[in-house]
Large-subunit ribosomal RNA, domain III from Neptunomonas phycophila, 386 nucleotides, folded computationally. Rfam family: Bacterial large subunit ribosomal RNA. The RNAcentral record of the full RNA draws on ENA. The coordinates come from a structure-prediction model, not an experiment, and the mean pLDDT is 84.
Context: one part of a larger RNA
């Protein structure tokens, strides 16, 4: 230079109590604004304690601060079922022997890793200051061992089937949520009107279990035979004959039932104020609309012809065949470990900063509207540290 630029999006503040040595920013309550296909929930990457409480204001926080994601000290992440780990394998890595190079090393075989994808099972309510499909109540569901019983051709690293897969369109059946009436509880206007066709507030209830619909898909059953399926098969294929004209798989969603429960507006009591704590505890019903969910890995059609391997399911081989296995049932045991807190379009992450950038996915209320556009809202969350 100068107490000057700046103090980081013009979404906005305002009154009252309160705490404190001090309040425009801190807590409370009332007004008023602003978002609301987000500036609101949830989860993945990443962060890593930033979560809760209690306590302090030296730095830090573009100013103050009693406030804080800052110092300090305690506490806080509970699984058979959510994710992993585990069984499978893609692209890729590694690679016993091999091959090739002087050598380092390079390919690469058989295996071995390797999830972004395949593979069992739980759902509702409660409840902490902080976690919960983890704890509690209350219904449930899968694999496994082991033990008994009845019944029995069991058995693989091999063989078949399955898993199993585009893109684009369409029409159709339901749900989920929304709307209205009913219904239950409350109210009756500090300003003219408001016992009315009035306001306002609820009107919720899974997983599982029984059955097995709208629908989809395939003809079904038998006998014989047989140059494929690396051996073999009674299994797949492929052949011939016979009977038959529904039978089998698969399939949302309603019904019943879980529920004589548990939510539930509100009352009603205590400590007196906290996000209180104890009881009680009404009504919970029908029309209509209607999805981008769900039946659907469906169905139609097009050509660029849209992973694999395992678990599943059949056959058999070697073997075993009074065992062993195998099915059913029933009981009992057992289901380890690691993640779980808390941010997650953001003051926690990626951008030297509490930085007007960046950042995959899910959920998607109301009125207007074709609409996830815009307007205005609900629920929820802020008023962007001067």
């Nucleotide at each position: 230079g100068a107490g000057u630029a700046a103090c980081g999006a013009u979404a906005a503040g305002g009154g009252a109590g309160g705490u404190g040595a001090a309040a425009a920013a801190c807590c409370u309550c009332c007004c008023c604004g602003c978002c609301g296909g987000a500036a609101g929930a949830c989860c993945a990457a990443g962060g890593g304690u930033u979560c809760c409480u209690g306590u302090c204001c030296a730095a830090c926080g573009c100013u103050a601060u009693u406030c804080g994601a800052g110092g300090c000290a305690g506490g806080g992440u509970g699984a058979g079922u959510c994710g992993g780990c585990c069984c499978c394998u893609a692209a890729g890595g590694c690679g016993a022997g091999g091959c090739a190079g002087a050598g380092a090393u390079g390919c690469g075989u058989a295996g071995u890793c390797g999830a972004u994808g395949g593979g069992a099972a739980a759902c509702g309510g409660g409840u902490u200051a902080a976690u919960a499909u983890u704890c509690c109540c209350g219904u449930a569901c899968u694999g496994g061992u082991u033990a008994u019983a009845a019944c029995u051709g069991c058995g693989a690293u091999g063989a078949a089937g399955g898993g199993a897969c585009g893109g684009a369109g369409a029409a159709g059946g339901c749900u989920a949520g929304g709307c209205u009436a009913g219904c239950g509880c409350g109210g009756c206007g500090u300003u003219g009107g408001u016992u009315g066709u009035c306001c306002g507030c609820g009107u919720u209830u899974a997983a599982g279990g029984u059955a097995g619909u709208a629908g989809g898909u395939u003809g079904a059953g038998g006998a014989c035979u047989u140059a494929g399926g690396c051996a073999a098969a009674u299994c797949c294929g492929g052949g011939u004959c016979c009977u038959u004209a529904a039978g089998a798989c698969u399939g949302a969603g309603a019904a019943c039932u879980g529920a004589u429960g548990a939510c539930g507006a509100g009352c009603u009591c205590c400590c007196a104020u906290g996000u209180g704590g104890a009881g009680u505890g009404a009504a919970g019903u029908a029309g209509u609309u209607g999805a981008u969910g769900c039946c659907a890995u469906g169905c139609u059609u097009c050509c660029a012809g849209g992973a694999a391997a395992a678990g599943c399911u059949u056959c058999u081989a070697a073997g075993c065949u009074u065992c062993a296995g195998g099915u059913u049932a029933u009981a009992a045991c057992g289901a380890a470990c690691c993640g779980u807190a808390c941010c997650c379009c953001a003051a926690a992450c990626c951008g030297a900063c509490a930085c007007a950038g960046g950042u995959g996915g899910u959920c998607a209320g109301g009125u207007a509207g074709a609409g996830a556009a815009u307007a205005c809202u609900a629920a929820g969350g802020c008023g962007u540290a001067u």